[in-house]
RNA sequence: CCUGGAAAAGGCAAACCCGCCGCGAGGCGGGGGCGCAAAGCCGCGGGCCUCUCCCAACGGUGAGGCGGCCGGGCCGCCGUAG
Numbered sequence: 001c002c003u004g005g006a007a008a009a010g011g012c013a014a015a016c017c018c019g020c021c022g023c024g025a026g027g028c029g030g031g032g033g034c035g036c037a038a039a040g041c042c043g044c045g046g047g048c049c050u051c052u053c054c055c056a057a058c059g060g061u062g063a064g065g066c067g068g069c070c071g072g073g074c075c076g077c078c079g080u081a082g
Stems, first nucleotide, its partner, number of pairs: 002082001004078001011036002016031006034068001040074003044071003047066005053060002
C1' cells in the first nucleotide's frame, strides 16, 4: 500500500413513536435499533420521489427532495491473516 474475512475501542443509525418545520417528497430534535468499514462530506452523472405549469394523451418545463439506490470526486479510525 492492497485487503475488510479477525479483534478491540469508539462512531453512525432503518422501521416505528413523540415534538417542531415544509403544500409535498422530506428535514431537524428526542426515544428506538434494522443494519453500516465510509451509513463521513459533495446532488457532479444516472435513478427514484414531490410540487407547479403546458398537453386530449404520451410526454415535457421549472423549482425541490433522497448521500441508508448505483457510479464519480474529496477526506478518514482500527489493526488480524495474506